[in-house]
RNA sequence: AUCUCCCGCGCGGGAGAGAACGGGAUUCCCGUCGCCGAAGGCGCAACCGCCCCGGAAACGCUCAGGCAAAAGGACCGCGCGAGAAAA
Numbered sequence: 001a002u003c004u005c006c007c008g009c010g011c012g013g014g015a016g017a018g019a020a021c022g023g024g025a026u027u028c029c030c031g032u033c034g035c036c037g038a039a040g041g042c043g044c045a046a047c048c049g050c051c052c053c054g055g056a057a058a059c060g061c062u063c064a065g066g067c068a069a070a071a072g073g074a075c076c077g078c079g080c081g082a083g084a085a086a087a
Stems, first nucleotide, its partner, number of pairs: 004084002007081007018033001020032005034067003040063001041061003047055003
């Protein structure tokens, strides 16, 4: 220096489900049900590893979050930064 991995940032793409009903001054707040899962969280454990032990899902639960738009959004691609391991 290169490849890979982790983290952070920027750009692009990015699903699902009531613009529900009632009250309050529209966004919004409260209450009532009905739903969604791809922020987060939790659970089982497929799976993975350096295999004593660890890490653990796109599976499940919906506490949280969400159900017009906006915002957010796991994940994917590109770029940048810093680090880790190996050769």
Overview: This is a predicted structure of an 87-nucleotide RNA (Glycine riboswitch aptamer) from a Beijerinckiaceae bacterium. It matches the Rfam family "Glycine riboswitch aptamer". Rfam's curators write: This family represents the bacterial glycine riboswitch. Model confidence (mean pLDDT): 78 of 100.